[in-house]
RNA sequence: GCCCCCAUCGUCUAGUGGCCUAGGACGACUGGUUUUCAGCCAGUAAAUCGUCGGUUCGAAUCCGACUGGGGGUA
Numbered sequence: 001g002c003c004c005c006c007a008u009c010g011u012c013u014a015g016u017g018g019c020c021u022a023g024g025a026c027g028a029c030u031g032g033u034u035u036u037c038a039g040c041c042a043g044u045a046a047a048u049c050g051u052c053g054g055u056u057c058g059a060a061u062c063c064g065a066c067u068g069g070g071g072g073u074a
Stems, first nucleotide, its partner, number of pairs: 001073007010026004018057001028044006050066005
C1' cells in the first nucleotide's frame, strides 16, 4: 500500500428500515429491609448509536468518505 472485521450508557452487550429521543446485565446513586455492613427488594440517573455526507416519507440499522482499533497479505 491492498483486503477483511469492528466502533451503541462508566463497562459488557441487544438491535437486521417505522412498535427505538434506544432495551438488558454489571457498576453508580436514592429509598426500603437490617443494630451496622453485606445480601435482597423498589426506584433514579446515564448512550440523539465514532465523525461528516448521501439514499429514503422515515436510518443505530442501507451506501460513501474519513478517524480509531483488530486481523490478513508482498